[in-house]
Molecule: Purine riboswitch aptamer
Organism: Alkalihalophilus pseudofirmus OF4
């Protein structure tokens, strides 16, 4: 701007998506139940609680403790996921450096 309207197109102006940071929540903590293992071992499935709150609820090592028996304990490091701020980011020329072609 065009259309009767649906609604289409362009401009442009918030915005939103992805990305990093800082915050809050949650300690990646914990409670019980069944099962397993046994100093070369200390795990596994389940269900609870925890958050104005969805999901998640491990992982890797260190000490220390258990004299063979059913119980582990401390401690460092590494996230996701919600939501809230913030900031850089796109494009375009210029210097300066590095790489590759020729």
């Nucleotide at each position: 701007u065009a259309g009767a309207a649906a609604u289409a197109a362009a401009a442009g102006a918030u915005g939103u998506c992805a990305u990093u940071u800082c915050g809050u929540a949650u300690a990646a903590c914990u409670g019980c139940a069944g099962g397993a293992a046994u100093a070369g071992g200390g795990c596994c499935u389940g269900c609870g609680a925890g958050u104005c709150u969805c999901u998640a609820c491990c992982a890797a090592g260190c000490u220390a403790c258990c004299g063979u028996a059913a119980a582990u304990a401390g401690c460092u490091u590494g996230a996701c996921u919600a939501c809230g701020a913030a900031a850089a980011a796109u494009c375009a020329g210029g210097u300066a450096c590095u790489c590759u072609u020729c």